[in-house]
About this RNA
This is a predicted structure of a 522-nucleotide part of an RNA (small-subunit ribosomal RNA, 5' domain) from a wastewater metagenome. The full RNA is in RNAcentral, with records from SILVA.
Context: one part of a larger RNA
RNA sequence: GAUUGAACGCUGGCGGCAGGCCUAAUACAUGCAAGUCGAACGGUAACAUAAGAAAAGCUUGCUUUUCUUGAUGACGAGUGGCGGACGGGUGAGUAAUGAUUUGGGAAACUACCUGAUAGAGGGGGACAACAGUUGGAAACGACUGCUAAUACCGCAUACAGCCUCAGGGUGAAAGAGAGGAUCGGACUUCGCUAUCAGAUGUGCCCAAAUGGGAUUAGCUAGUAGGUGAGGUAAAGGCUCACCUAGGCGACGAUCUCCUAGCUGGUCUGAGAGGAUGAUCAGCCACACUGGAACUGAGACACGGUCCAGACUCCUACGGGAGGCAGCAGUGGGGAAUAUUGCACAAUGGGGGAAACCCUGAUGCAGCCAUGCCGCGUGUGUGAAGAAGGCCUUCGGGUUGUAAAGCACUUUCGGAGGGGAGGAAGAGGUUGAAAACCUGUCUCCUUGACGUUACCCUCAGAAGAAGCACCGGCUAACUCCGUGCCAGCAGCCGCGGUAAUACGGAGGGUGCAAGCGUUAAUC
Numbered sequence: 001g002a003u004u005g006a007a008c009g010c011u012g013g014c015g016g017c018a019g020g021c022c023u024a025a026u027a028c029a030u031g032c033a034a035g036u037c038g039a040a041c042g043g044u045a046a047c048a049u050a051a052g053a054a055a056a057g058c059u060u061g062c063u064u065u066u067c068u069u070g071a072u073g074a075c076g077a078g079u080g081g082c083g084g085a086c087g088g089g090u091g092a093g094u095a096a097u098g099a100u101u102u103g104g105g106a107a108a109c110u111a112c113c114u115g116a117u118a119g120a121g122g123g124g125g126a127c128a129a130c131a132g133u134u135g136g137a138a139a140c141g142a143c144u145g146c147u148a149a150u151a152c153c154g155c156a157u158a159c160a161g162c163c164u165c166a167g168g169g170u171g172a173a174a175g176a177g178a179g180g181a182u183c184g185g186a187c188u189u190c191g192c193u194a195u196c197a198g199a200u201g202u203g204c205c206c207a208a209a210u211g212g213g214a215u216u217a218g219c220u221a222g223u224a225g226g227u228g229a230g231g232u233a234a235a236g237g238c239u240c241a242c243c244u245a246g247g248c249g250a251c252g253a254u255c256u257c258c259u260a261g262c263u264g265g266u267c268u269g270a271g272a273g274g275a276u277g278a279u280c281a282g283c284c285a286c287a288c289u290g291g292a293a294c295u296g297a298g299a300c301a302c303g304g305u306c307c308a309g310a311c312u313c314c315u316a317c318g319g320g321a322g323g324c325a326g327c328a329g330u331g332g333g334g335a336a337u338a339u340u341g342c343a344c345a346a347u348g349g350g351g352g353a354a355a356c357c358c359u360g361a362u363g364c365a366g367c368c369a370u371g372c373c374g375c376g377u378g379u380g381u382g383a384a385g386a387a388g389g390c391c392u393u394c395g396g397g398u399u400g401u402a403a404a405g406c407a408c409u410u411u412c413g414g415a416g417g418g419g420a421g422g423a424a425g426a427g428g429u430u431g432a433a434a435a436c437c438u439g440u441c442u443c444c445u446u447g448a449c450g451u452u453a454c455c456c457u458c459a460g461a462a463g464a465a466g467c468a469c470c471g472g473c474u475a476a477c478u479c480c481g482u483g484c485c486a487g488c489a490g491c492c493g494c495g496g497u498a499a500u501a502c503g504g505a506g507g508g509u510g511c512a513a514g515c516g517u518u519a520a521u522c
Base pairs, nucleotide, nucleotide: 001522002521003520004519006518007517008516009515010514013375014374015373016372017371018370019368020367021333026331027330028329030328031327032326035082036081037080040079041078043075044074047073048072049071050069051068052067053066054065055064056063057062058061089286090285091284099210100209101208102207103206104205105204108202109201113198114197115196116195117194118193119192121155123153124152130145131144132143133142134141135140161170162169163168177190178189179188180187211258212257213255218248219247220246223245224244225243226242227241228240229239230238261283262282263281264280265276266275267274268273288309289308290307291306292305311322312321313320314319339365341364342363343362347361348359349358350357351356378408379407380406381405388399389398390397391396412463414458415457416456417455418454422449427443466511467510468509469508470507471492472491473490477506478505479504480503481502487494488493
């Protein structure tokens, strides 16, 4: 000098863009953060409508109430499907067997999506919901009985699938779904099954590189390799039986030693380097602590399950419930880090044919000079060089065109008015097309931000400057007070009676909505 996720002191007008628990991976009250599909299913708890019935009121043909019917719109709970493995958080562990980066590789799987070929025939038995009985304080159950499906299970069929002794064997399915056409029909769109291929994602192997410690020098028996088998989606001591006796190491093995998530990048520097890994992006690991599997295309699963532990809560003492390193928020810790906000309007994600629903992702708003950038706090004129202050050699000098005065302007802020863009859609209607889908035209319509940005008008210089320093380094000097005291200080050093170095004042210098100090890196 540059820089920072900074903090502290003094001060503080506005806006834009960014950033905001670096410490206790500490404990968490409360709310929300993952649902959706009735076009898979049996149904009908609630709401609305319709129809029917009854009763009441009386304005005698209406109103109200009740009941019935899943009939319609819909839909609590349930069965079933897809999604809860994404998105979001944190950096505890991890120094490499496991991670990251780069470059190679072969022995694999891949839901949804895309392309292609073929199929989609015929049957069956259950279990929820529900009803009844019943246990428990609760959480949650138990027994009996009924029932549907795109839930479940056989049979048939079988290809470029799999196995094979090449003869053969073996392996599927879902549609009383929806819209349309039709006399009807797998005829069409969506869905289902098998196989092949693609795309995407994931698993695996190899090499090199990626901290410190030798006051850690030897380490290793599934150890190193082979044969065979098991296991896995898949190669492999991954596991096992047998055989061989190897393998690693001063180019640093081993270590229950210390530290640490890695990278693109970031800061600095002429570069080489050094330091660093907040925000954003990629990868990894973790989800109260430890362990385990289940389901599934995918997890050994943050808001799933089981077991153990610590802690907190409920309890009828028998037993149960919980997990903010999601978004807000609270206690605690700390020098220190924000709102228990608005909206799904946009972008994206999940479900759905769609409308739509959900989405603390995201878009926005709030707080903070935390940073960067921009603007303003007036402009011109004005010498009686006013008053006051300070200094003085008492003549004057300086503050100083500074102020006052005069003439102007009105950015920002304030008040009033106008007013984009972010919006593309979705939906409805009409015409063509056999129909659906798609496309076109017309109509109507969707904004949290938002009292938006921006523009116009109004008033009035009106509301808007501080901080550090002035001995040398280092730009900037005098007076008073103090008297080795009080104090200053980055280094040299100042202060013991005329201190440009302490404290105050006047003046000056530097930066400026900031300025200094501290910490940290180059």